[in-house]
Molecule: transfer RNA
Organism: Nanobdellota archaeon
RNA sequence: GGCCCCAUAGUCUAAUGGUAAAACAUCGCUUUUACACAGCGGAGUCCCAAGUUCGAUUCUUGGUGGGGCCA
Repeated sequence: GGCCCCAUAGUCUAAUGGUAAAACAUCGCUUUUACACAGCGGAGUCCCAAGUUCGAUUCUUGGUGGGGCCA
């Protein structure tokens, strides 16, 4: 320098253009003498900008960051 892939909660990972989700973690309650385990409940997330569309996490373009291959 060229090509390709990825970006969603604190972490990891789903979601075929129509109310964003599971697990772990975290908080509260129950339980226990207490802790742990367990049960119930809550808060918390779409990398940025533009475009298409009635409607974008999803499609298109550009940017940023990360990774891989070739030279």